[in-house]
């Protein structure tokens, strides 16, 4: 200097599923002493996705062992918005030096 692979940090770009339903709470509103109504949260019920994370397997290899995903599973997670979100670019880092 420099980027085939690796990592962090900012930016932007990013998909699929019940704003379901039962209880209990919490304030708000509107009535007027007692009830409605949506919202927020928990936990439960059924349905659902998969792209955080996890776990599983082919080729290969053959003593053992190991061995990929955007596939499969759905333990976690999610299921209006809002966060999150594999992955994708761009920049500055770190780290490393293969051609």
């Nucleotide at each position: 200097a420099g980027u085939u692979a690796g990592u962090g940090u900012a930016g932007g770009g990013g998909a699929g599923a019940g704003a379901u339903u039962a209880a209990c709470g919490c304030g708000c509103a509107g009535u007027u002493u007692u009830c409605u109504g949506a919202g927020c949260g928990u936990u439960g019920a059924c349905g659902c996705c998969g792209a955080a994370g996890g776990a599983g397997c082919a080729a290969c290899a053959c003593c053992c062992a190991g061995g990929a995903a955007a596939c499969u599973c759905u333990c976690a997670g999610g299921c209006a918005a809002a966060a999150g979100g594999a992955c994708c670019c761009u920049a500055c880092g770190c780290a490393c030096u293969a051609a």
Predicted 3D model of a 99-nucleotide RNA (Glycine riboswitch aptamer) from uncultured Granulosicoccus sp. The model forms 90% of the base pairs in the Rfam consensus. Its mean pLDDT, the model's own confidence on a scale to 100, is 76. The organism belongs to Granulosicoccus, within Bacteria.